[in-house]
RNA sequence: ACGUGCUCCGGGGUCGGUGAAAGUCCGAGCCGGCGGUGACAGUCCGCGACCCGUGCGGCCGACGAGAGAUCGUCGGCCACGCGGUUGACCUGGUGGAACUCCAGGACCGACGGUGAAAGUCCGGAUGGGAGGAAGUACGU
Numbered sequence: 001a002c003g004u005g006c007u008c009c010g011g012g013g014u015c016g017g018u019g020a021a022a023g024u025c026c027g028a029g030c031c032g033g034c035g036g037u038g039a040c041a042g043u044c045c046g047c048g049a050c051c052c053g054u055g056c057g058g059c060c061g062a063c064g065a066g067a068g069a070u071c072g073u074c075g076g077c078c079a080c081g082c083g084g085u086u087g088a089c090c091u092g093g094u095g096g097a098a099c100u101c102c103a104g105g106a107c108c109g110a111c112g113g114u115g116a117a118a119g120u121c122c123g124g125a126u127g128g129g130a131g132g133a134a135g136u137a138c139g140u
Base pairs, nucleotide, nucleotide: 001140002139003138004137005136006135007134008132009131014028015027016026017025030119031109032108033047034046035045036044042107043106051084052083053082054081055080057078058077059076060075061074062073063072064071065070089105090104091103092102093101111123112122113121
């Protein structure tokens, strides 16, 4: 240096108001995964997570067939693959170049739960995972 395995890697509810009850509503404030990019991105182009469908394999269960081995159908779960779904930005400035910087004004945020509606609380999740290479082991 390269390869393989393991480990690691997501932020944010503060103050006030209403109310029987709100971290869920109202006002102000708070947060921003990964790769890419002519220059730094929650809003550009993609990826991942949730959800849906489907293929293949495995496991479990029910029913049926068979003397049996076993086979078939249906359902559930898991792994992998494929597909679908998946939010939101403008104006001015600088510049060779910026929807990325600066100034100003906006906007967005899965599902289930909840004394009352959730980006921030609780839960699935001690899960999954893009990508990275900080650590570690082995090999060359």
Record summary:
A computed fold for a 140-nucleotide RNA from Cellulomonas gilvus ATCC 13127, annotated as FMN riboswitch aptamer (RFN element). Model confidence (mean pLDDT): 81 of 100. Its Rfam family is "FMN riboswitch aptamer (RFN element)". Gene Ontology term of the family: FMN binding. The source organism's lineage runs through Bacteria, Bacillati, Actinomycetota, Actinomycetes and Cellulomonas gilvus.